[in-house]
Context: one part of a larger RNA
RNA sequence: UUGGGUGUAAGGGGUCAGUAGGCGGUUUUGUAAGUGCCCGGUGAAAUCCCACGGCUCAACCGUGGAACGUUCGGGUAGACUGCAAAACUUGAGGACUGGAGGGGCAGGCGGAAUUCCCGGUGGAAGAGUGAAAUCUUUAGAGAUCGGGAGGAACACCAGUGGCGAAGGCGGCCUGCUAGACAGUAUCUGACGCUGAAUGACGAAAGCGUGGGGAGCAAACAGGAUUAGAUACCCUGGUAGUCCACGCCGUAAACGUUGAGGACUAGGUGAUGGCUCGUUUAGAGUCAUUGCCGACGGUAACCCAUUAAGUCCUCCACCUGGGGAGUACGUCCGCAAGGAUGAAACUC
Numbered sequence: 001u002u003g004g005g006u007g008u009a010a011g012g013g014g015u016c017a018g019u020a021g022g023c024g025g026u027u028u029u030g031u032a033a034g035u036g037c038c039c040g041g042u043g044a045a046a047u048c049c050c051a052c053g054g055c056u057c058a059a060c061c062g063u064g065g066a067a068c069g070u071u072c073g074g075g076u077a078g079a080c081u082g083c084a085a086a087a088c089u090u091g092a093g094g095a096c097u098g099g100a101g102g103g104g105c106a107g108g109c110g111g112a113a114u115u116c117c118c119g120g121u122g123g124a125a126g127a128g129u130g131a132a133a134u135c136u137u138u139a140g141a142g143a144u145c146g147g148g149a150g151g152a153a154c155a156c157c158a159g160u161g162g163c164g165a166a167g168g169c170g171g172c173c174u175g176c177u178a179g180a181c182a183g184u185a186u187c188u189g190a191c192g193c194u195g196a197a198u199g200a201c202g203a204a205a206g207c208g209u210g211g212g213g214a215g216c217a218a219a220c221a222g223g224a225u226u227a228g229a230u231a232c233c234c235u236g237g238u239a240g241u242c243c244a245c246g247c248c249g250u251a252a253a254c255g256u257u258g259a260g261g262a263c264u265a266g267g268u269g270a271u272g273g274c275u276c277g278u279u280u281a282g283a284g285u286c287a288u289u290g291c292c293g294a295c296g297g298u299a300a301c302c303c304a305u306u307a308a309g310u311c312c313u314c315c316a317c318c319u320g321g322g323g324a325g326u327a328c329g330u331c332c333g334c335a336a337g338g339a340u341g342a343a344a345c346u347c
Base pairs, nucleotide, nucleotide: 003319004318005317006316007301008300012315014201015200016199017198021194022193023192025088026087027086028085029084030083031082033081034080035077036076037075038074039073040072041071042069049065050064051063052062053061054060091191092188093187094186095184096183097182098181103177104176105175106174107173108172109171110154115149116148117147118146119145120144121143125136126135162169163168206247207246208245209244210243211242215241216240220236221235222234223233258314259313260312261311262310263309266292267291268290269289270288271287272286273285274284275283276282296303297302320347321346322345329340330339331338332337
């Protein structure tokens, strides 16, 4: 490279926007670049292939044929692809109406709880464990009542429920703002799909500067346990966790399942619309979200209209284990490190 693959055996990029490129709905007309056919020119010889022949055979050699090109020119066909023109509405987008939502950003507000401080009552323990001890406490702890400070998180509602491209999003109110869905069938008229580069977003931890610091808690200290115990348990406790701005760019970033489209039995729940209705029941339909299951698929497990079925388009990725996501180089980063990514050797 061809082929075969990528839920779990190696393998889907963390996610999206989008450049180049690739691919692209229905109808008509034209054109003739691709495409088919016909004719002609050329494609040195040798080599390769076939047939016959010459050296005693073979290698080797000779003769003839075939072959060798994304080949060139002319003609012709007009289905399909391309190109040009015109048209269409189903794809796509817009408009209007409507309801749903922890989607995002900013500001404000609230109550419960923990901790600390002040004051009252009170008087000996509290805390902790398998059991203890370190620890706190007569300088009055713990308990209880009142007052205050401060930070972080929002019980119940809460749901294989909702929203978001993913990461993710949950007290209440206000402002700003994005998207999806349903209905009408009013407008545009293929405006589409994918997407190498590139850009943006991207949990936690970590980093820089400045704040903040209640609780929790790497590191660290002490107490236990133990043969030891650099742990598990306990008492403390600093970074950090929180905020602003700027970096980092990774995760079991998982549905371990790329995006878009078409087609292929059903059953039963849920969420948001709409239509019908006996308006409390129920039926239909669109979108979303679960479970079960037929055909089919699968090595099996299982998947099964939310496909891992049957197909099309585009991208990404895999090619025995270890060495190794290492080394070197390059790019990025303040650093930590990230991205790209081998080989020797070995089984």